[in-house]
RNA sequence: ACGGAGAGUUUGAUCCUGGCUCAGGACGAACGUUGGCGGCGUGCCUAAUACAUGCAAGUCAACUGAAACAGUGGUAGCAAUAUCGCUGUAGAGGUGGCGCACGGGUGAGUAACGCGUAGGUAAUCUACCUUCAGAUCUGACAUAACCCCGAGAAAUCGGGGCUAAUAGCAGAUGAUGCAGCGGCUUGGCAUCAAGACAGUUGUUAAAGCUUCGGCGUCUGAAGAUGAGCCUGCGUCUGAUUAGCUAGUUGGCGGGGUAACGGCCCACCAAGGCGACGAUCAGUAGCUGGUCUGAGAGGAUGAUCAGCCACACUGGAACUGAGACACGGUCCAGACUCCUACGGGAGGCAGCAGUAAGGAAUAUUGCUCAAUGGCCGAAAGGCUGAAGCAGCAACGCCGCGUGAGGGAUGAAGGGCUUUUGCUUGUAAACCUCUGUAGUGAGGGAAAAAACUUCCGCUCUGCGGAACGUGAUGGUACCUCAAAAGUAAGCCCCGGCUAACUACGUGCCAGCAGCCGCGGUAAUACGUAGGGGGCAAACGUUGUCCGGAUUUACUGGGUGUAAAGGGUGCUCAGGUGGUUUUACAAGUCAGAGGUGAAAUCCCGGAGCUUAACUCCGGAACUGCCUUUGAUACUGUAAGGCUUGAGUACGGAAGAGGCGGAUGGAAUUCCUGGUGUAGCAGUGAAAUGCGUAGAUAUCAGGAGGAACACCAGUGGCGAAGGCGGUCCGCUGGUCCGUUACUGACGCUAAAGCACGAAAGCGUGGGGAGCAAACAGGAUUAGAUACCCUGGUAGUCCACGCCUUAAACGAUGAAUACUAGACGUUGGGGUAAAACUCAGUGUCGAAGCUAACGCAUUAAGUAUUCCACCUGGGGAGUACGAUCGCAAGGUUGAAACUCAAAGGAAUUGACGGGGGCCCGCACAAGCAGUGGAGCAUGUGGUUCAAUUCGAUGCAACGCGAAGAACCUUACCUAGGCUUGACAUGUAAGUUAAAGCGAAUGAAAGUUCGUGUUCCCGAGCAAUCGGGAGAGCUUACACAGAUGCUGCAUGGCUGUCGUCAGCUCGUGCCGUGAGGUGUUGGGUUAAGUCCCGCAACGAGCGCAACCCCUGUUUCUAGUUGCUACCGGGUAAAGCCGGGCACUCUAGAGAGACUGCCUACGCAAGUAGUGAGGAAGGUGGGGAUGACGUCAAGUCCGCAUGGCUCUUACGCCUAGGGCCACACACGUGCUACAAUGGCUACUACAAAGGGUCGCAAAGCCGCAAGGUGGAGCCAAUCCCUAAAAAGUAGUCUCAGUUCGGAUCGGAGUCUGAAACUCGACUCCGUGAAGCUGGAAUUGCUAGUAAUCGCGCAUCAGCACGGCGCGGUGAAUACGUUCCCGGGCCUUGUACACACCGCCCGUCAAGCCAUGGAAGUUGGGGGUACCCGAAGUCGCCUUAAACAAGCGCCGAAGGUAAAACCAAUGACUGGGGCUAAGUCGUAACAAGGUAGCCGUACCGGAAGGUGCGGCUGGAUCACCUCCUUU
Repeated sequence: ACGGAGAGUUUGAUCCUGGCUCAGGACGAACGUUGGCGGCGUGCCUAAUACAUGCAAGUCAACUGAAACAGUGGUAGCAAUAUCGCUGUAGAGGUGGCGCACGGGUGAGUAACGCGUAGGUAAUCUACCUUCAGAUCUGACAUAACCCCGAGAAAUCGGGGCUAAUAGCAGAUGAUGCAGCGGCUUGGCAUCAAGACAGUUGUUAAAGCUUCGGCGUCUGAAGAUGAGCCUGCGUCUGAUUAGCUAGUUGGCGGGGUAACGGCCCACCAAGGCGACGAUCAGUAGCUGGUCUGAGAGGAUGAUCAGCCACACUGGAACUGAGACACGGUCCAGACUCCUACGGGAGGCAGCAGUAAGGAAUAUUGCUCAAUGGCCGAAAGGCUGAAGCAGCAACGCCGCGUGAGGGAUGAAGGGCUUUUGCUUGUAAACCUCUGUAGUGAGGGAAAAAACUUCCGCUCUGCGGAACGUGAUGGUACCUCAAAAGUAAGCCCCGGCUAACUACGUGCCAGCAGCCGCGGUAAUACGUAGGGGGCAAACGUUGUCCGGAUUUACUGGGUGUAAAGGGUGCUCAGGUGGUUUUACAAGUCAGAGGUGAAAUCCCGGAGCUUAACUCCGGAACUGCCUUUGAUACUGUAAGGCUUGAGUACGGAAGAGGCGGAUGGAAUUCCUGGUGUAGCAGUGAAAUGCGUAGAUAUCAGGAGGAACACCAGUGGCGAAGGCGGUCCGCUGGUCCGUUACUGACGCUAAAGCACGAAAGCGUGGGGAGCAAACAGGAUUAGAUACCCUGGUAGUCCACGCCUUAAACGAUGAAUACUAGACGUUGGGGUAAAACUCAGUGUCGAAGCUAACGCAUUAAGUAUUCCACCUGGGGAGUACGAUCGCAAGGUUGAAACUCAAAGGAAUUGACGGGGGCCCGCACAAGCAGUGGAGCAUGUGGUUCAAUUCGAUGCAACGCGAAGAACCUUACCUAGGCUUGACAUGUAAGUUAAAGCGAAUGAAAGUUCGUGUUCCCGAGCAAUCGGGAGAGCUUACACAGAUGCUGCAUGGCUGUCGUCAGCUCGUGCCGUGAGGUGUUGGGUUAAGUCCCGCAACGAGCGCAACCCCUGUUUCUAGUUGCUACCGGGUAAAGCCGGGCACUCUAGAGAGACUGCCUACGCAAGUAGUGAGGAAGGUGGGGAUGACGUCAAGUCCGCAUGGCUCUUACGCCUAGGGCCACACACGUGCUACAAUGGCUACUACAAAGGGUCGCAAAGCCGCAAGGUGGAGCCAAUCCCUAAAAAGUAGUCUCAGUUCGGAUCGGAGUCUGAAACUCGACUCCGUGAAGCUGGAAUUGCUAGUAAUCGCGCAUCAGCACGGCGCGGUGAAUACGUUCCCGGGCCUUGUACACACCGCCCGUCAAGCCAUGGAAGUUGGGGGUACCCGAAGUCGCCUUAAACAAGCGCCGAAGGUAAAACCAAUGACUGGGGCUAAGUCGUAACAAGGUAGCCGUACCGGAAGGUGCGGCUGGAUCACCUCCUUU
């Protein structure tokens, strides 16, 4: 020393930039819900709007004294009474003194010496108060009140008469006063100040009252207090306000003032202010302070305090010590009121109060008891100042709404997996306490005085006595009873503490930001629960903070916003080295001031705190003074290294002017020559038989300068290129001399400044905006082509902008190197060195990319610029320009982002490498026909539902006549066809039968269990089990949601990928590993490498098959032996072979050759049954598609419950103009038909397969041996082969369709089965565009079996037989993998996105004008009033004059509002047209400019890379 926190939101993710938003504190607040008490504070922020009513400033031993009262006397009268006088009391009103300039209110005006601070006054005043000195004499005249008369409605006024003073006047005296004159001393700051000279002349004063204590009065000097004036510094915004000023600036002389002064006047001079911001415009009282902040700052100026200004609006003076005066005067104006219409009155921004305005701000209260003020000698009076009370949760502070115990964890509520959890010790209940509130009793402090008396050291002090409280019977204290009377508000998705249920269903709504809500919402509404704060809690508004988001502390400008296009230069800023002086800045000490209050610290007082009091510190500032002199500064003098000059060399597309050269294009002339040329992706327009193109010769004209040529050169930039000449600017190097800081930067200013464009005049070959034509296209105002005008060129003059870029301002110094290159110096050659120009790199910097001695590093100086995106470089204004336009340059409104760099993906009409029946090479098909089958569509009472690109469509369905069945129609049932349970009742139930009916069903009849006990029995009682009826829980649903799900499946894809640990790299997302070089079917392996390893995939392990060995030998086999037959393993042996089915072997690039580092590759290689994964299968990584399935099953939620459930009959799923997919059969001779003859494998079989035999043309029937199977059966294999026939035709092809007759299954073949026979004999003669499968035992072709199944197979799943062709190859299509590149994509190209048009809403610009406002200028009129003049003996009045408020007139400017119409802009739902941009975005894009076009836009000219790709060149790095 006490002090500094962040978060959300741009992205798929990251870092950065950058805005928006939140958490904090505060308030004179308001609103919503709620509300017990007290203390202390605070309370019209708006209309400086208008005010009814009451009150807020009076008072007094100066003077006078009306009415009245008392006493007494007189006059009139009988008296009452009237009237007059005197004395006394009392005192209205008036004269006079002091006060009314304080106190109180408000903040309109004011950007100013108004305020703050520090000074000055040698340029001033100051009533009352204090001190000192002196004095207070003599006299006189009026006047109000009062009385009388009069005018007026009133306010008020006029005339006459009387009177007093501390009112007024005259005279006297009079100084240290004032004024004039004279010189002297000291000091200062020019004018001057102070002092003394008993200097001199002139002039000026007074008031008395008294209770006798005193109080007053006058003059002078001083003090105190208060005030005036002046000055330095500080004090908001706008330059889209740049010039302002005639009393203006100064002087001389006057006037005026308390006082200086153009304050005023006359004259003279022409000054004064201003980019250090004048003038103008807008806004505003200033300060101490207050709020916030770590601070620096920012915002603010309520209450309290200081200053200022104002008092209905404007002007003016009077009085006075003090005013140009809130509750005074005069005038003008607006408004209100009274009026007898002639005239008058008024000013709450005092306290209350009223109306109005407004989101909003209080009582027409009590008291002068205290504090203070005015008057008074005092008593005392007055005091809406003040003290108190009332109202308001408006703020701060304090207290309470109870405390302790209490588990059955009560009831109720909520949730629930139904078990419990929670509300919750919470309640009930028990024991206590008594703050506040209620009642009763007591009861303050605040009071000190003044006054009177006494005493003393006597303008005062001390003592005593009397008596004074609005608040208030209040605070406070005591007692009593009683838990009794006292809790709400907001929030609960993240930020941000706190979660569930129901309702709702992009609706209703929420929301501070992000964002929630489309049927499971912790985000809406309600409830339960929870969190926070609490007599409050939220919301709104405002300020600071967070925001380092204006950056002094403490920011930036290559790409995020931001370096001026470039140079020169005035002002300004800044500046090398050394000496001396000064001391302005700077530093130190001291003094003064910085009001009090506030803040802070320490104490004290209210029960505590808030609050109040005391002390301290602080007030970071300013001024004065003393000192220091390092640095800056100033002055003077040196120096040479910065800068410059001279001398000697050097290079260069530097600039300007003139001359000149060749190549090429075009045109013209002539020759040769003939049918095309030109042009394109392909064409056409165009040119050409009137002779083009081509070619030769000659000529004309304009523009530009190939090669050299180079990250080469020069220039400040723009820019500069044939050659020669002339003029001219700058730069570099070398060497000595000279000057001596002369330097750097540079607002304003000036100059230059590509292309396009403009003006005037030339010129015009080529090219070429516009334009025309031809193409392309859906269109094509484009890209392409043919033409073609401005323009491009020159001269002169404008324009002044570009991606004017290194997107990098200028200057100086410092900070490793390496390698090129240009120009000097240097060298024998090098090295080296200076000035440029490049590349790569260290440290360092950077968000990263990158920069890196040519910095974007480290520092200094100066300039320019930035502060979210859009609106917008727009509008208005100003200015420049001939115009086009340029420069300067906003706001409303709108969004929560816009953006930079890098990362991972995805994508590209980007690139490279590789693979796949992907293409190619082949074979066979599909698409055409008929039929089968599925789908769409249509139809229907229903044609149940699902599947829909690949990856739906012979799919779910391995088999719809009924059933299935979910659909339709009709008839029925309702605890149900099915499960479990409870309660009550009942006794059977089942079975059998009947009626009805299409059946289901309904109704009826018959019928009746077991055990125990009682009884002869009938039967009764109890029990068991079962059923029925009723009631209730519940059942049931192929109803919905596959986008709530599980499980299963498809697909990319059997593609080679997908990841992890540790390490390393990167701020990070991420990367590395996994990339690279090879190789492979493969992320397969090898090598290399900041990686080393590992996992899921690949491969292998498993199954089938191919060879072989061993074991085993029935039902299989039969070589050998025997038997036997017509024949046959038929039989007995047998197990060799085949085969069966178990266990093994075998193949690993192991061997050879070649290539290769290796991995590996190649070979007609060897060997081998098999050779490079032998063939096939199973096996499917991380993930993608909200892929498919709630109708297989399971399941959350929702829905139905005499129906969306269940039963039954019939129908439908089979419909049929049509379209598509998948198949079958064909179109025939490689064939059909007939006959004959061979060879399989794998399966199935007891509700089954079924043989032989017999019957039928056949389907089949009959029959029933055998077989639960290597045994029997299905079982005939077919294609093939042999022989015959058909002979190219709609046929002896093909078999659809139809007719007839049948068979089989089955209750039942009509809708709607299969098969057989006879007859019929359709389309079809090889199939358009397009498209599918297949690489070997494969395609093709041939048949066989099985599942489902009563029956039904062209489909599906399997089995074997016969058995090909082709692959050069990877350019292309499709799909995929890896690397790389671009990206504005990430829902990821089916992406993103631009502009017109149409519709709605919003703000805004222009606009003929219209209306209003403030200010200025000129003129007219001119109140009150000061001043001057005039007048008067003097004054007043009157008159005149200057100034002069208000008012009027005029012409301009400014600001605001409004305005038919009009311009663009922004935001909106899924509108219209195109597709400009992002990938090479399909014509690379963009900048400036010009022209054109519905629109994005297109084209020309010049420029940029912030362009992809390929090639080349140059340079660099490494080996």
Predicted 3D model of a 1519-nucleotide RNA (small-subunit ribosomal RNA) from an Ignavibacteria bacterium. Rfam family: Bacterial small subunit ribosomal RNA. The sequence is in RNAcentral, with records from ENA. Its mean pLDDT, the model's own confidence on a scale to 100, is 83.